[in-house]
């Protein structure tokens, strides 16, 4: 320089065009000898940006940004 992949809740992560979930995590409250465990409820989201396509975009299409993996080049 080229090529590949990844970005959705605090973390890990589903979700192939029609209401944004899920396990850990916190919180609240049951129960318990007990702050663990279990149960039950609740808080929590710019779906990485910008723009288009659609009657609708987390999802499809162009550009961009960051993180990762090869491959090259330079010392």
């Nucleotide at each position: 320089u080229g090529g590949g992949a990844a970005u959705u809740a605090g973390c890990u992560u589903a979700g192939u065009g029609g209401u944004a979930g899920a396990g850990c995590g916190c919180c609240u409250g049951g129960c318990u000898g007990u702050u663990a465990a279990c149960c039950a409820g609740g808080a929590g989201g710019u779906c990485c940006u910008c723009g288009g396509u659609u009657c609708g975009a987390g999802c499809c299409c162009g550009a961009g940004a960051u993180u990762c993996c090869c491959a090259g080049c330079c010392a």